[in-house]
RNA sequence: UGGGUCGGCCGGGCGGUCGCGUCGCGAACGGUUCGCCGUUACGCGCCGAGGAACGUCCGGGCUUCACAGGGCAGGGCGGUGGGUAACACCCACCCGGAGCAAUCCGCGAGACAGUGCCACAGAGAACAGACCGCCCGCAAGGGUAAGGGUGAAACGGUGGUGUAAGAGACCACCAGGGGUCGUGGCGACACGAUCCGCUCGGUAAACCUCGUCCGAAGCAAGACCAGACAGGGGAUGAUGACGCUGCCCGCCGAGUCCCCGGGUAGGUUGCUGGAGCGGCGCGGUAACGCGUCGCCGAGAGAGAUGGCCGUCACGCACCGCGAGGUGCGCACAGAACCCGGCGUACAGGCCGGCCCAUUCG
Numbered sequence: 001u002g003g004g005u006c007g008g009c010c011g012g013g014c015g016g017u018c019g020c021g022u023c024g025c026g027a028a029c030g031g032u033u034c035g036c037c038g039u040u041a042c043g044c045g046c047c048g049a050g051g052a053a054c055g056u057c058c059g060g061g062c063u064u065c066a067c068a069g070g071g072c073a074g075g076g077c078g079g080u081g082g083g084u085a086a087c088a089c090c091c092a093c094c095c096g097g098a099g100c101a102a103u104c105c106g107c108g109a110g111a112c113a114g115u116g117c118c119a120c121a122g123a124g125a126a127c128a129g130a131c132c133g134c135c136c137g138c139a140a141g142g143g144u145a146a147g148g149g150u151g152a153a154a155c156g157g158u159g160g161u162g163u164a165a166g167a168g169a170c171c172a173c174c175a176g177g178g179g180u181c182g183u184g185g186c187g188a189c190a191c192g193a194u195c196c197g198c199u200c201g202g203u204a205a206a207c208c209u210c211g212u213c214c215g216a217a218g219c220a221a222g223a224c225c226a227g228a229c230a231g232g233g234g235a236u237g238a239u240g241a242c243g244c245u246g247c248c249c250g251c252c253g254a255g256u257c258c259c260c261g262g263g264u265a266g267g268u269u270g271c272u273g274g275a276g277c278g279g280c281g282c283g284g285u286a287a288c289g290c291g292u293c294g295c296c297g298a299g300a301g302a303g304a305u306g307g308c309c310g311u312c313a314c315g316c317a318c319c320g321c322g323a324g325g326u327g328c329g330c331a332c333a334g335a336a337c338c339c340g341g342c343g344u345a346c347a348g349g350c351c352g353g354c355c356c357a358u359u360c361g
Base pairs, nucleotide, nucleotide: 001357002356003355004354005353006352007351008350009349010348012312013311014310015309016308017307018306020048021047023045024044025043026042027040028039029038030037031036050332054343055342057341058340059339060338061337062218063217064216065215069249070248071247072246074214075213076212077211078210079093080092081091082090083089094108095106096105097104098103109209110208114207115206116203117202118201131148132147133144134143135142136141156174157173158172159171160170161169175199176198177196178195179194180193181192182191183190184189222269223268224267225266231260232259233258234257235256236255243251244250276295277294278293279292280291281290282289283288314329315328316327317326318325319324
């Protein structure tokens, strides 16, 4: 210098102006038990979307539900070790595959428990198989998986012995599998020795089996206050309804469901200070943890967070020899109980590690 690969970060800045929302202070008005409370088309001030606020796919906190017990069904997960509140996430490692390498990929248990499936081609596709070829035989037929051909896949490879021709049938070496033992590692596993001719197809994101985890519903959860109203009919229920709970057992113990009619469609809380964010130090390969100091960063309820102007930065087009000027553009998206992840979208930009090739010293 060129190419590649991985990771981190930003996602317009500044000023003015008009407006919106929560909160605080004030003002005005109303109420008052004189403490204060409420309302507002008013004034001032602070703060006011995101890296994904998104999808709602996982995991938790919180809340309620016989204070939730047992079984079935159902669902998630699946190499090993660690991190975490937890996880399907993250870190490190192992195994297999791709790549010269950095690095990436695998939804990584089990296919000698059982069942199913394996298109097309092919004679034959799973207790194998005889189409051509080879051998025996006059023929019918038989033997043969060595050679050919088909296929994603045809029951190890090479050489020899053997044979009518052949074949792990037998032998040597190689490859794989299994048993036993040793060494290293917490472990997955790796390496080595020795024995067994054992050579056994794939598929479990097919049923299934094994291990492990999961009670259910969700902030419209739930709690409190104020206020209004009018009941009537039917069904069912202590021979146990409703509920826990999809089903059974078990528990609980008096209502429940439907229709007609009537009333209200208010307020407070939950609600945002938290597994929080940032700096430093320490432990750890790392994910992460511990300690210490500092900071407060939306909380609405039909749902605020926006518009315009100037200037700077960036990109494109045009003009200009040039300095520069003019115009246009600037993504994806957008809180609603809160966190941790994953996945997906994204104009433009910044920084860093590593690998390969080449050149120069």

A computed fold for a 361-nucleotide RNA from Microbacterium sp., annotated as Bacterial RNase P class A.
It matches the Rfam family "Bacterial RNase P class A". It is annotated as a ribozyme.
The gene name in the source record is rnpB.
RNAcentral holds the sequence, with entries from ENA.
The source organism's lineage runs through Bacteria, Actinomycetota, Micrococcales, Microbacteriaceae and Microbacterium.